Predicted 3D model of a 351-nucleotide part of an RNA (small-subunit ribosomal RNA, central domain) from an uncultured Fidelibacterota bacterium. The sequence was found in a public genome assembly. Rfam family: Bacterial small subunit ribosomal RNA.

Context: one part of a larger RNA
RNA sequence: CUGGGCGUAAAGGGUACGUAGGCGUUUUAAAAAGUUAUGUGUUAAAUACUUUAGCUUAACUAAAGAAGUGCACAUAAAACUAUUAAAAUAGAGUUUGAGAGAGGAACGCAGAAUUCAUGGUGGAGCGGUGACAUGCGUAGAUAUCAUGAGGAAAGCCAAAUGCGAAGGCAGCCUUCUGGCUCAAAACUGACGCUGAGGUACGAAAGCGUGGGGAGCGAACAGGAUUAGAUACCCUGGUAGUCCACGCCGUAAACGAUGAGUACUUGGUGCUGGAGGAUUUCGACCCUUUCAGUGCCGUAGCUAACGCGAUAAGUACUCCGCCUGGGGACUACGAUCGCAAGAUUGAAACUC
Numbered sequence: 001c002u003g004g005g006c007g008u009a010a011a012g013g014g015u016a017c018g019u020a021g022g023c024g025u026u027u028u029a030a031a032a033a034g035u036u037a038u039g040u041g042u043u044a045a046a047u048a049c050u051u052u053a054g055c056u057u058a059a060c061u062a063a064a065g066a067a068g069u070g071c072a073c074a075u076a077a078a079a080c081u082a083u084u085a086a087a088a089u090a091g092a093g094u095u096u097g098a099g100a101g102a103g104g105a106a107c108g109c110a111g112a113a114u115u116c117a118u119g120g121u122g123g124a125g126c127g128g129u130g131a132c133a134u135g136c137g138u139a140g141a142u143a144u145c146a147u148g149a150g151g152a153a154a155g156c157c158a159a160a161u162g163c164g165a166a167g168g169c170a171g172c173c174u175u176c177u178g179g180c181u182c183a184a185a186a187c188u189g190a191c192g193c194u195g196a197g198g199u200a201c202g203a204a205a206g207c208g209u210g211g212g213g214a215g216c217g218a219a220c221a222g223g224a225u226u227a228g229a230u231a232c233c234c235u236g237g238u239a240g241u242c243c244a245c246g247c248c249g250u251a252a253a254c255g256a257u258g259a260g261u262a263c264u265u266g267g268u269g270c271u272g273g274a275g276g277a278u279u280u281c282g283a284c285c286c287u288u289u290c291a292g293u294g295c296c297g298u299a300g301c302u303a304a305c306g307c308g309a310u311a312a313g314u315a316c317u318c319c320g321c322c323u324g325g326g327g328a329c330u331a332c333g334a335u336c337g338c339a340a341g342a343u344u345g346a347a348a349c350u351c
C1' cells in the first nucleotide's frame, strides 16, 4: 500500500462558519476529455516462454517462433463521469400569514434572606461540636423591634419542560437583536453536502488594568482530633468569586457516539404547530400529520453490555482520528501567550 477500525477495548477534532479540494437532482441535444472496441507503429539485444538443433545425456549453447502491461497515431461507439447549450422542480433558498421559547445584548425596577451601622427593649450568656476548645459578650453580645447602607443570588412556578452550534441560558419591565417551527400558495432554479489550512465562539480556574467586596472562601492563623494530622470537624480569613475592558483556549468541553442525505415492523408519554371528526359555540375526548424531546421494544447489528426511525440497523458523500503497555498529555525544535502554560510531538531504553 491493500485491508481493518473509532459508545465502553487504541481511536470523533470542544463547537460552528467557511477557502482550496472531494462529492453532488431530473430531461433533451451537441461534442468526444475520461471510458470502450478495432487497427497500425513502437515496445533493442540478452534473459524468461514454445518448438527444434548441437556437445554420449543434462547443465550449457544455437536457431526459429510466439508473447509483450505500456506509449503514440488512426477509425468507430456514446451508456456512465466531466464539458457546452437549452429546459425542469422533488434538493436548497426567498416572499406571505401565524406560533413557541431560561437564545443573545443593554437600561431600569421590586421583593425575600445574609451581613454591617444607628437607635429602642432586655440583662448573661451566645456560638460551635460526636464531645470540646479557639471565637463573640456587662465597653451590654445572642434574642427582638424600627430605620438605613451595601453586595451577591434569583424561592414558589419547575417538569422526564423549553431555547441555543457548542460552551451554556431562569426575579420582573422596556428597547435592540439572532435562530427555529407550522400552514397555504407564489417566486428563484441545483444556487447543494462536506470541509485540509483559516476565522469566530468557547465552562471553571488563572493573568493584566481599574472598580467593587454582603455571603462564601484556596492560601494562611488558631482550636480540636490523632501515635503524628502540613487533612477530614470548628472559629477566623487573603486572593478569588461580582462589574468593565483585554488576555488565556483548556475540561469526564460526554450522548465518552463527527456532519449530511435516503431507506427500514411497532407501542407509549411530553413540547410546539396544522387539519378532520364530534360538540348549541368552545374546551375535553377521538383521529391524521409536521417539527422536536423521552421511555420500551421488532428485524438487524454488537465480544458482550446494549443500540434499535434521535441507530451502535441498511447504504452513499466528505472530514477528523487509531495501530501493544511504559518512557510520554514527556524531550528537542517551531508557533502562540504578559505569565501560567497551550498546540504540534519523537527517540534511546524497558516489559
Stems, first nucleotide, its partner, number of pairs: 004322003007305002012319001014201004021194003025088006033081002035077008049065006091191001092188004096183004103177004108172002115149007125136002162169002206247006215241002220236004258318006266296011300307002324351003333344004